[in-house]
Context: one part of a larger RNA
Molecule: small-subunit ribosomal RNA, central domain
Organism: Acidobacteriota bacterium
RNA sequence: UUGGGCGUAAAGGGCGCGUAGGCGGCCGAUCAAGUCGGAGGUGAAAUCCCUCGGCUCAACUGAGGAAUUGCCUUCGAUACUGUUCGGCUUGAGUCCUGGAGAGGGUAGCGGAAUUCCCGGUGUAGCGGUGAAAUGCGUAGAGACCGGGAAGAACACCAGUGGCGAAGGCGGCUACCUGGACCGGAACUGACGCUGAGGCGCGAAAGCUAGGGGAGCGAAUGGGAUUAGAUACCCCGGUAGUCCUAGCUGUAAACGAUGAGCACUAGUUCGAGGGGACCCCCACAUCUUCUUGGACGUAGCGAAAGUGUUAAGUGCUCCGCCUGGGGAGUAUGGUCGCAAGGCUGAAACUC
Numbered sequence: 001u002u003g004g005g006c007g008u009a010a011a012g013g014g015c016g017c018g019u020a021g022g023c024g025g026c027c028g029a030u031c032a033a034g035u036c037g038g039a040g041g042u043g044a045a046a047u048c049c050c051u052c053g054g055c056u057c058a059a060c061u062g063a064g065g066a067a068u069u070g071c072c073u074u075c076g077a078u079a080c081u082g083u084u085c086g087g088c089u090u091g092a093g094u095c096c097u098g099g100a101g102a103g104g105g106u107a108g109c110g111g112a113a114u115u116c117c118c119g120g121u122g123u124a125g126c127g128g129u130g131a132a133a134u135g136c137g138u139a140g141a142g143a144c145c146g147g148g149a150a151g152a153a154c155a156c157c158a159g160u161g162g163c164g165a166a167g168g169c170g171g172c173u174a175c176c177u178g179g180a181c182c183g184g185a186a187c188u189g190a191c192g193c194u195g196a197g198g199c200g201c202g203a204a205a206g207c208u209a210g211g212g213g214a215g216c217g218a219a220u221g222g223g224a225u226u227a228g229a230u231a232c233c234c235c236g237g238u239a240g241u242c243c244u245a246g247c248u249g250u251a252a253a254c255g256a257u258g259a260g261c262a263c264u265a266g267u268u269c270g271a272g273g274g275g276a277c278c279c280c281c282a283c284a285u286c287u288u289c290u291u292g293g294a295c296g297u298a299g300c301g302a303a304a305g306u307g308u309u310a311a312g313u314g315c316u317c318c319g320c321c322u323g324g325g326g327a328g329u330a331u332g333g334u335c336g337c338a339a340g341g342c343u344g345a346a347a348c349u350c
Stems, first nucleotide, its partner, number of pairs: 004321003008303001012318001014201004021194003025088005031082001033081002035077008049065006091191001092188003095184002098181001103177007110154001114150008125136002162169002206247006215241002220236004258317006266295011299306002323350003332343004
């Protein structure tokens, strides 16, 4: 390569936007590039294959044929793909109406709790543990009451609830702003899908500069435990955790399941819309679209399981895998302030 795969065995890129490329709805016409057919030219000889012949046979060899699946020229065919032109509305998008939402950003505000400070009452303990001790306290702690300051996080509501592409998002209010959904069917008329490179976003930790620092707390000091205890437990506690600007670019970044479209029994619960029924409204009931779960048929699967949110049946495009260790190492390249990231072997060994 052919071929087989990627939820758990090796294997889905962390996520999006999008370039090239690949693929692409219905109708009519056009050309004839792909495609198909005819003819001609060429496709050296030898070899291979078939037939006949020559060495007593065979190997070997002579002659003829076939083959050379290809390329070129030319004449045709026009279903499919493609080109060009015209049209269409179901794909896609726009517009109008409506409600839902921790979607994002900025600013302001609020209460509970915690710690600290001040004042008051008050006296000998408090704290902590398996038990203790370190620690705090007669310079008045802890407890209780009043006042003040600060930082961080938002109890209840809260829910296999909602929103977001993913990371993720939760007190309240205002402003700015993205997306999805229901309904209408007015508009555009295939404008679509995927997406190598590329660009952007990207938890936590970490880094740079400046602020901030209540609680928590790597490092670190002390007390215990223990044979030891560079730990688990306890008392302290620095970076950090928070904010602003920038960098880093990783993760069990997980549904361990790429994206899109179509098709294939149902039952049930939740969320957001619409419609029907009802004299009207609300509820109930029925129905429809979107969305989050549970169960389950066929099928699939090594099994457990999955099962219209597929891991079923198909198509399109991208990424990735090819025994374990060596190793996500070495080397080179590239990115980064660094830490390190991305790309990524081999010897050897089982």